[in-house]
RNA sequence: GCGGGCGUAGUUUAGUGGUAAAACCCCAGCCUUCCAAGCUGGUGAUGGGGGUUCGAUUCCCCCCGCCCGCACCA
Numbered sequence: 001g002c003g004g005g006c007g008u009a010g011u012u013u014a015g016u017g018g019u020a021a022a023a024c025c026c027c028a029g030c031c032u033u034c035c036a037a038g039c040u041g042g043u044g045a046u047g048g049g050g051g052u053u054c055g056a057u058u059c060c061c062c063c064c065g066c067c068c069g070c071a072c073c074a
């Protein structure tokens, strides 16, 4: 450089053109002599820009980052 894939919460995953779900973590409460575990509740996310659309996390384009393969260099 070329081709392909991926990018959603602090972490790991789901999901859909119409209010984005869960687990762990974190916070508060309950429970416990205390801690852990358990139970209840809560905070927090669609990499950036543009386009299409009434509406984009989803579809299209560009950029950025990561991964895989190939090529180049020596």
Stems, first nucleotide, its partner, number of pairs: 001070007010024004018054001026042005047063005

Predicted 3D model of a 74-nucleotide RNA (transfer RNA) from an Opitutales bacterium. Its Rfam family is "tRNA". NCBI's taxonomy places the organism under Bacteria, Pseudomonadati, Verrucomicrobiota, Opitutia, Opitutales. The coordinates come from a structure-prediction model, not an experiment, and the mean pLDDT is 81.